[in-house]
Context: one part of a larger RNA
RNA sequence: UUGGGCGUAAAGAGCGCGUAGGUGGUUUGGAAAGUUGCCUGUUAAAGCUUCAAGCUUAACUUGGAAAUCGCGGGCAAAACUUCCAAACUAGAGGAUAGCAGGGGCAAGUGGAAUUCCCGGUGUAGGAGUGAAAUCCGUUGAUAUCGGGAGGAACACCAAUGGCGAAGGCAGCUUGCUAGGUUAUCUCUGACACUGAGGCGCGAAAGCGUGGGUAGCGAACGGGAUUAGAUACCCCGGUAGUCCACGCCGUAAACGAUGCAGACUAGCUAUCAGAAGUAUCGACCCUUCUUGUAGUGAAGCUAACGCGUUAAGUCUGCCGCCUGGGAACUACGGUCGCAAGACUAAAACUC
Numbered sequence: 001u002u003g004g005g006c007g008u009a010a011a012g013a014g015c016g017c018g019u020a021g022g023u024g025g026u027u028u029g030g031a032a033a034g035u036u037g038c039c040u041g042u043u044a045a046a047g048c049u050u051c052a053a054g055c056u057u058a059a060c061u062u063g064g065a066a067a068u069c070g071c072g073g074g075c076a077a078a079a080c081u082u083c084c085a086a087a088c089u090a091g092a093g094g095a096u097a098g099c100a101g102g103g104g105c106a107a108g109u110g111g112a113a114u115u116c117c118c119g120g121u122g123u124a125g126g127a128g129u130g131a132a133a134u135c136c137g138u139u140g141a142u143a144u145c146g147g148g149a150g151g152a153a154c155a156c157c158a159a160u161g162g163c164g165a166a167g168g169c170a171g172c173u174u175g176c177u178a179g180g181u182u183a184u185c186u187c188u189g190a191c192a193c194u195g196a197g198g199c200g201c202g203a204a205a206g207c208g209u210g211g212g213u214a215g216c217g218a219a220c221g222g223g224a225u226u227a228g229a230u231a232c233c234c235c236g237g238u239a240g241u242c243c244a245c246g247c248c249g250u251a252a253a254c255g256a257u258g259c260a261g262a263c264u265a266g267c268u269a270u271c272a273g274a275a276g277u278a279u280c281g282a283c284c285c286u287u288c289u290u291g292u293a294g295u296g297a298a299g300c301u302a303a304c305g306c307g308u309u310a311a312g313u314c315u316g317c318c319g320c321c322u323g324g325g326a327a328c329u330a331c332g333g334u335c336g337c338a339a340g341a342c343u344a345a346a347a348c349u350c
Stems, first nucleotide, its partner, number of pairs: 003322004007304002012318001014201004021194003025088007033081002035077008049065006091191001092188003095184005103177007110154001115149007125136002162169002206247006215241002220236004258317006266295005272289005299306002323350003332343004
């Protein structure tokens, strides 16, 4: 609960596509469902309001009127919404010519480094720490040189930078593929916005089957520290981290800020594109557009702060909140191999 809200107090779904529904640009004509006016029927009585009357008054009672809420029928109006018809181009989409990018998928490939193996040189230490020890080493380690194997990640460039709906994306090359943006103002002609359900995507960890395993490393073993030390530190080390396929569906999935549109001072930096100026040409400079940031007028805000990328002023649609705990729980249901996820109370208590 016809209210007020959702950056940080409770509250924006993790993100997208889209069904129903809701909402919807400009002009003309028509219809008249909504809408408005008039007439009429109905709207029991009582009650409420009002005017009178009756009980000595009042309460009370009686009579008349009015008010209120709808519903049916008829006539009329045509601004707005709706419907029908016709048209338009400012929304939306397409075309043509460019442009930038770690957007996605697949295949191939490169160098540095770590580890391991083989060989050479070489000898007593190495490693580690606050200090040590466990540990490695005379069966030759560490160091150094040459060769080889394998896995994972890509220094510099690198940025307050770029791309993507979000999660996220970075060595290089090629193939396939998606989106964005600029210019022209060429075509279609409202084709749009949102979106309950639904469908899809969705970090890490985790799960299933098969592979792979260099480094790192939950668990675990050992050494220290300590009163203890199921830790922090050290030596090892399994799962995992990697690949393929299939699940899981959650995160401080954050801008803690839903999506779309319109309007409302600037200044500065920067990515991308275009035009102009200049030039032999490029750079520089100016303007316009898309993005990313900083600072700020008005305004907003409890304050912090936000401020044309709004948390300002408005419109459309969706989601969500309604004192703290119990409770991101129980029960039930749906989904899942499981872990569990989603939906979601109450008693009681303050």